[in-house]
RNA sequence: GCGGAUGGCCAGGCGGUCGCGCUGCCCUUCGGGGCGGUGAGGAACGUCCGGACUUCACGGAGAAGCGGCGCCGGAUAACGUCCGGCCGGGGAAACCCGAGGGAAAGCGCCACAGAGAACAGACCGCCCCGGGUUCGCCCGGGGUAAGGGUGAAACGGUGGGGUAAGAGCCCACCGCCCCCCUGGCAACAGGGGGGGCACGGCAAGCCCCGCCGGAAGCAAGGCCGAAUAGGGACUGCGCGCCGCCUCGGCGGCAGGGGGUCUCCGCCCCGCGGUCCGGGUUGGCUGCCCGAGCCGGAUGGUGACAUCCGGCCCAGAUGAAUGAUCGCCCCGGGGGCCUCGGCCCCCGUGACAGAAUCCGGCGUAUCGGCCAUCCGCGCAU
Repeated sequence: GCGGAUGGCCAGGCGGUCGCGCUGCCCUUCGGGGCGGUGAGGAACGUCCGGACUUCACGGAGAAGCGGCGCCGGAUAACGUCCGGCCGGGGAAACCCGAGGGAAAGCGCCACAGAGAACAGACCGCCCCGGGUUCGCCCGGGGUAAGGGUGAAACGGUGGGGUAAGAGCCCACCGCCCCCCUGGCAACAGGGGGGGCACGGCAAGCCCCGCCGGAAGCAAGGCCGAAUAGGGACUGCGCGCCGCCUCGGCGGCAGGGGGUCUCCGCCCCGCGGUCCGGGUUGGCUGCCCGAGCCGGAUGGUGACAUCCGGCCCAGAUGAAUGAUCGCCCCGGGGGCCUCGGCCCCCGUGACAGAAUCCGGCGUAUCGGCCAUCCGCGCAU
């Protein structure tokens, strides 16, 4: 200097004039005025996860269903997130990716091609024997799966021995299984010994195993005000028994209902279905001090944790932050010029805007800055 990779930050700036939302103080003729503070994002988007918070006569135990996660160890309020590591794959490397438990619990699939696709198989071949022969080979029997072919994948791989030719038939090294030792919290790694040379893939097909999960959601919910029709029609189930007493009640049992089922407990006394119609679409609150932000120290490989100090940074409700002018920045066009550079014109100049809040993930995106690592080249 060039190429590649990883992580982090910024998100137009300054000034003037006018206009907006919330809010503090002062004044007010109650109409409002003055001074001050503050006012969109890294994703506010997607609504994909996890929570905080609110409500729920249903609670406890068990089971099922549905959903999620899936190597090991950690972080966190929690998660399907994040950090570190292991193993596998890609890459020359830095680094990136992995819906990463189980295929002898069961079911299912592997098209076509091919002889044969999971306790498979002989198409072309190779070898031996018998017969025939026009000497090229043909027919029959037996052996074979090393070579070739088909295929995404062929029932271990390479090399050697052996054989009529071959084959884990035998041997060596791998691979696979079992046992032991060492290191590590562990996933795993390394080493040693033995064994039979056999037990393909897909679970991101159903499934099995382990762990986790109540439902709904700020249009949750609370208060105030106002108004109407405690409306009407049709229909299903139930409306029972006993005892006491002052004839109307009390108690018990049964029955029905209480966001899956069973048991126990508790609460209610009725529980539903279809259709027509009426009222309220008001105000306040929830509503912003937060698992908050910034800086430092300590601990940790890290995610992060603890401590100290500092800061307050939207709360609207048809929904506020805009318009204009000047300068600087960025992009485009034109002209001049002694390399630099100067002048003029144009441009809402990326993706895009809170609505209960927070932690993540995903998606979109103009331009710029910083740090580290890998590789190549050159110079010293």
Record summary:
The RNA shown here (Bacterial RNase P class A) has 380 nucleotides and comes from Oceanicella sp. SM1341. The prediction has a mean pLDDT of 77. Of the family's consensus pairs, 96% are formed in the model. Its Rfam family is "Bacterial RNase P class A". It is annotated as a ribozyme.